[in-house]
RNA sequence: CGAGUUGACUAGACAGUCGCUGUGUUGAUUUCUCGUUUAUUCGCUUGCGUUUAAAGGGGUGCACCACAGAGGAAAGUCCGGGCUCCACAGGGUAGAGUGCCAGGUAACGCCUGGGGGGCGAAAGCCUACGGCCAGUGCAGCAGAGAGUAGACCGCCGAUGAUUCGUUCGCGAAUACAGGUAAGGGUGAAAGGGUGCGGUAAGAGCGCACCGCGCUGCUGGUAACAGCAGUGGCAUGGUAAACCCCACUCGGAGCAAGACCAAAUAGGUUCCCCUAUGGCGCGACCCGCGUUGGGAACGGGUAGGUUGCUUGAGGCAAGCGGCGACGUUUGUCCCAGAUGAAUGGCUGUCCACGACAGAACCCGGCUUAUCGGUCAACUCACCCA
RNA sequence: GGGUGGUUAGCUCAGCUGGUAGAGCAUCGCCCUUACAAGGCGAGGGUCACAGGUUCAAUCCCUGUACCACCCACCA
Repeated sequence: CGAGUUGACUAGACAGUCGCUGUGUUGAUUUCUCGUUUAUUCGCUUGCGUUUAAAGGGGUGCACCACAGAGGAAAGUCCGGGCUCCACAGGGUAGAGUGCCAGGUAACGCCUGGGGGGCGAAAGCCUACGGCCAGUGCAGCAGAGAGUAGACCGCCGAUGAUUCGUUCGCGAAUACAGGUAAGGGUGAAAGGGUGCGGUAAGAGCGCACCGCGCUGCUGGUAACAGCAGUGGCAUGGUAAACCCCACUCGGAGCAAGACCAAAUAGGUUCCCCUAUGGCGCGACCCGCGUUGGGAACGGGUAGGUUGCUUGAGGCAAGCGGCGACGUUUGUCCCAGAUGAAUGGCUGUCCACGACAGAACCCGGCUUAUCGGUCAACUCACCCA
Repeated sequence: GGGUGGUUAGCUCAGCUGGUAGAGCAUCGCCCUUACAAGGCGAGGGUCACAGGUUCAAUCCCUGUACCACCCACCA
């Protein structure tokens, strides 16, 4: 200097001005509202209720000032958890999910490290990767044969048969019986591969190497790897087919749930059941609780408070660990709206600004995204 | 905000323990009729929403994306 890989950060900047939401300080006294104290009206059950006023205080609203105010994905809702209610959730069946090994974690289908396989020249990247030697199923068309294999073409003539020759030992021919999975052809796939021997031709028939299975030893926590022996292929594919094995999972969701206020036709019709029953525990049975329940139609309110943001939280440093992560100390408080805020305008500058907007909260994954910056590493070239 | 379901011909829908996609209506042609309708016969028309994966093979199985539809307040 060029090409590339991985990880992290950032997401126009500055100033002025006008707004919006929340929190806090201060102020004002007007409107609303709630306790306390004092006085007061009325009632009686004689120490309580009630009416009004004042003082002082709180809340709400108002004004001023100060501070804060969307994201890396707030998204998809694809997983996991917290939280809430249903029995603070129990046993079994069904169902669903996950799937190499070890670890991390609140948990996960996530992450980290490792193994096997694939891609790349390398850094590195990808990987639904348990089991079809438990069972069942599936494989259209083509093809002779598709899973207890199979002779269409081809090859052979050892054996049997027939014919011819014969020196009577046998030789030759035919391809009829038959043998043969080397070669061709069909197909996605044809029942280990390559080579040598062997044979009538062939064939794990024999041997060597490779693959595969089994056994043992060694290394490793393990997945697995290496070595040795052995079998002679028995065990083709498909489990994102049923299934088997191992592990995990109760259901619903903040429109959950709790409180206050307001309002009414506290309704009508139908069905089930009346206790070995009905209903709830959101599939079923047991079990537990409870004693009526369900459906349709109709009626009313559509207001407020809470849940609501301090959290598996952020930042920095130390320590442990290869790492994910854990732990200790210090420090910080960082949106809480509810027709729903986080914006509009003006000026200056540049590289001219992408995807996109919180709604109970977190951890992930996936998808969308104009650009810019930094770090580590790989390869090639040049120079020293 | 949360939860379900769907996307196949111009329209409405089938199809599914994976083997190359149909029906009705609509369109076009012929027959019938003086003509039209109805009726009969025939024909055309499909990126099975899109992208990737599993498989020999995907409308169907799995994953992601896009779009559409439906349901969910309280009181008695």
Predicted 3D model of RNase P RNA and transfer RNA as a complex of 460 nucleotides. The coordinates come from a structure-prediction model, not an experiment, and the mean pLDDT is 80. It holds a member of the Rfam family "Bacterial RNase P class A". Rfam's curators write: Ribonuclease P (RNase P) is a ubiquitous endoribonuclease, found in archaea, bacteria and eukarya as well as chloroplasts and mitochondria.